[in-house]
Background: Transfer RNA from candidate division WWE3 bacterium CG_4_9_14_3_um_filter_43_9, 74 nucleotides, folded computationally. Its Rfam family is "tRNA". From the family's description: Transfer RNA (tRNA) molecules are approximately 80 nucleotides in length.

RNA sequence: GCCCCAGUAGCUCAGUUGGAUAGAGCAAUUGCCUUCUAAGCAGUAGGUCGCAGGUUCGAGUCCUGUCUGGGGCA
Numbered sequence: 001g002c003c004c005c006a007g008u009a010g011c012u013c014a015g016u017u018g019g020a021u022a023g024a025g026c027a028a029u030u031g032c033c034u035u036c037u038a039a040g041c042a043g044u045a046g047g048u049c050g051c052a053g054g055u056u057c058g059a060g061u062c063c064u065g066u067c068u069g070g071g072g073c074a
Base pairs, nucleotide, nucleotide: 001073002072003071004070005069006068007067010026011025012024013023019057028044029043030042031041032040050066051065052064053063054062
């Protein structure tokens, strides 16, 4: 230098052929339960989907550039 994969909540990830409100588990937090703690049960909060543009009625998803991490070739 070229090619491939990944980047979505604090962490690990899902998200189908572009479609209506962006989700799960764990963690956090509130309440219930309990003598207390843990466990269990019921809630709550937390996201400009790495960043910037483009296409589209509509983008996490498609296109372009770029950044970070991993792998391969030279």